[in-house]
Large-subunit ribosomal RNA, domain II from a Candidatus Pacearchaeota archaeon, 682 nucleotides, folded computationally.
Context: one part of a larger RNA
RNA sequence: GCCAGGGAGUUUAUCUAUGUGGCGAGGCUAACUUUCUAUGAAAGGUAACCGGAGCGAAAGCAAGUUGGAAACAGCGUGAGUCACAUGGACAAGACCUGAAGCCAAGUGAUCUAUUCAUGGGCAAGCUGAAGUCUUCCGAAAGGAGGAUGAAGGGCUGAACCGGUGUUGUGUACAUGCACUCGAAUGACCUGUGAACAGGGGUGAAAAGCUUAUCUAACUUGGCGAUGGCUGGUUCCUGCUGAAAUAUGCCUACGUAUAGUCUUGUCUAAGUUUGUCAGCGGUGUAAAGCACGGAUGGAGUUUGCAGGGGCUAUUGCUUACGGAACUCUUUCCAACUCAGAAGCUGUUGAUUGCGUAAGACAAGAAUCAGGUGCAGUAUGUAAGAUACUGUUCCGAGACCGGAACAACGGAGACCAGAGUUAAGGUCCCAAAAUUUAUGUUAAGUGUAUCGAAAGGUGUCCUGAACCUGAGACACUAGGGAUGUAAGCUUAGAAGCAGCUAACAUUUAAAGAAAGCGUAACAGCUCACCUAUCGAGGUUCAGGGCCCUGAAAAUGGACGGGGCUAAAACAUAAUACCGAUACUCUGGCGGCUCUCAAUAGAGAGUUCGGGUAAGCAGGCGUACUUAUUGCGUAGAAGUCUCCUCGAGAGAGGGGUUGGAGCGAUAAGUAAUGAGAAUCCUGGC
Numbered sequence: 001g002c003c004a005g006g007g008a009g010u011u012u013a014u015c016u017a018u019g020u021g022g023c024g025a026g027g028c029u030a031a032c033u034u035u036c037u038a039u040g041a042a043a044g045g046u047a048a049c050c051g052g053a054g055c056g057a058a059a060g061c062a063a064g065u066u067g068g069a070a071a072c073a074g075c076g077u078g079a080g081u082c083a084c085a086u087g088g089a090c091a092a093g094a095c096c097u098g099a100a101g102c103c104a105a106g107u108g109a110u111c112u113a114u115u116c117a118u119g120g121g122c123a124a125g126c127u128g129a130a131g132u133c134u135u136c137c138g139a140a141a142g143g144a145g146g147a148u149g150a151a152g153g154g155c156u157g158a159a160c161c162g163g164u165g166u167u168g169u170g171u172a173c174a175u176g177c178a179c180u181c182g183a184a185u186g187a188c189c190u191g192u193g194a195a196c197a198g199g200g201g202u203g204a205a206a207a208g209c210u211u212a213u214c215u216a217a218c219u220u221g222g223c224g225a226u227g228g229c230u231g232g233u234u235c236c237u238g239c240u241g242a243a244a245u246a247u248g249c250c251u252a253c254g255u256a257u258a259g260u261c262u263u264g265u266c267u268a269a270g271u272u273u274g275u276c277a278g279c280g281g282u283g284u285a286a287a288g289c290a291c292g293g294a295u296g297g298a299g300u301u302u303g304c305a306g307g308g309g310c311u312a313u314u315g316c317u318u319a320c321g322g323a324a325c326u327c328u329u330u331c332c333a334a335c336u337c338a339g340a341a342g343c344u345g346u347u348g349a350u351u352g353c354g355u356a357a358g359a360c361a362a363g364a365a366u367c368a369g370g371u372g373c374a375g376u377a378u379g380u381a382a383g384a385u386a387c388u389g390u391u392c393c394g395a396g397a398c399c400g401g402a403a404c405a406a407c408g409g410a411g412a413c414c415a416g417a418g419u420u421a422a423g424g425u426c427c428c429a430a431a432a433u434u435u436a437u438g439u440u441a442a443g444u445g446u447a448u449c450g451a452a453a454g455g456u457g458u459c460c461u462g463a464a465c466c467u468g469a470g471a472c473a474c475u476a477g478g479g480a481u482g483u484a485a486g487c488u489u490a491g492a493a494g495c496a497g498c499u500a501a502c503a504u505u506u507a508a509a510g511a512a513a514g515c516g517u518a519a520c521a522g523c524u525c526a527c528c529u530a531u532c533g534a535g536g537u538u539c540a541g542g543g544c545c546c547u548g549a550a551a552a553u554g555g556a557c558g559g560g561g562c563u564a565a566a567a568c569a570u571a572a573u574a575c576c577g578a579u580a581c582u583c584u585g586g587c588g589g590c591u592c593u594c595a596a597u598a599g600a601g602a603g604u605u606c607g608g609g610u611a612a613g614c615a616g617g618c619g620u621a622c623u624u625a626u627u628g629c630g631u632a633g634a635a636g637u638c639u640c641c642u643c644g645a646g647a648g649a650g651g652g653g654u655u656g657g658a659g660c661g662a663u664a665a666g667u668a669a670u671g672a673g674a675a676u677c678c679u680g681g682c
Stems, first nucleotide, its partner, number of pairs: 001682006011092002014089010026050002032044005054061002064075004095232002098229001102222006114195008122186001124156003127152001131148007161182002165179002168177002198214001200210003235617006245258005259366001261363007270353002274350009287336002292332003296328007304321001306320001307318004369393002372390007398409003413586007423576003426560003432573001434572006445562002453547003457544010475530004480504003485499003510525001513524003587607002589604006618671001620668010636655001638653006
């Protein structure tokens, strides 16, 4: 891991509701007793209990009573009770499994810690303390040398003891193996026997060790400890169908009440989803500046707190400043003269529903929510957080979006046929290589990321001006004179700077727009002419396109591929495309009528569904009653067929070899795929 078997809402008491039955102003027995066909049944037993009258604190009164002067208000004036079944509550282990822990009594020092008693062990080599002997020096104290000597928690290194590193290798039923490494006469190692016991021991102290168990051992018991936490909880079908919110809580993954769901009973015609109208409410969006506040500019008036000037006895003046007013500009969550849409109250009409609506009773689940759209607050922002409204997911299948809980279409009883929606129609791949007119050259795009800022890319629209009296552009020529204007200056001649900017000749030519020189010179320009011969220049607006444009393996329009498209824009006609819509047949629910558990008819903008509620069934074991089958083959096994919406039922064959059903009631240790479930097998 698989298979088989086992495996989880039970029992008792009380309360409550519903259903069924008995009796009924009553209902019912408990203990117990007696009898019998004796684990049972029948008879007796009315003690208790519930009901039969309530109200008031009470005296008390009574279908009433209490409060009140009264009006009026509160409570009351309705058949119960017993048994059984089912739902729920409560007390118990209370659906099952699961702690870490707490306490008590015992068992442990054959491991290990420390201690005690008695034994044992430590190859080989090195070093060479004290002491002793001796030689020399010295007056001595003492010193030096040589021998001898053998000390040491001395040195090297086996046994023995240990366990540093390799983050080597390894799980061998639980610390091994390899290499390397430490101590090795000592606070050494070790055999045997003994002592200390669980909040205790022992500890050269690591909270170490105390039998593979230690921040309190092990065994048994209290014990089915407790768990608001995790996991699991076993057959079928039908009907309805949520919540993730508010408030409280030592409350925050819990729970109570309300809200939302289900079922039943009753009520009497009502109820109001949408629309319209009348009369109202509101102060938001946008807007505005009438108020409050902020704000740029201009002007008027006023010497008026301060400042400046003149005077200085305090007065005058002021282009600073202040105040007020007028005109104008820009704003506001905590401004509003005015003010929508929307939302909402009431009345009426209409429409929808009436299987609705409301009340009561019983049973829940939920109280972690999330996405999109519109909006608010905080935040640089967020697949952020909190809130408001609404949709959807949650609990929703199907079609489209390549894939994709919540985006678009659409709400799936079953079978068949047709038509559409969103989205699509070159191929993958169902359906147009459809029609018409344009745009794009960037593979832009076919994909919804892409800004400010740019573009003499290209298309379209509009306006103004120039233009056969010749525009615009190219080319050629002219571009002069007074004069080198005056001033300044070393110089200043169109061109450092200041002032002025005239006149003449002209087809035209600035007292010069730029380059240049030390200053001149020189080269262009404006302006004019010639040449050419038809549109040109400028501005504004729009469409598509380009730049702006950066991410890590090579690469993504879903892919192939596509250019008068298979791209973009505007129109048009076909077709494809869903469980949607329509039609036909069938099944089921609900309402109504007839009928009365059967059935018939009519209706149904009835039949998605998690948590949950309700209803009806299937199957297993046993009991009672009735009634059957079986050696001419029971149960069980394997296999095939039929029926049923399903749980399942029936039948044929095979094997098997002795028991097994059906119907009607009843009783339950009654249904397995999951619980790191338990036991066994492989």
Its mean pLDDT, the model's own confidence on a scale to 100, is 84. The RNAcentral record of the full RNA draws on ENA. It matches the Rfam family "Archaeal large subunit ribosomal RNA". The family is grouped with related families in Rfam's "LSU clan". Gene Ontology terms of the family: structural constituent of ribosome and ribosome.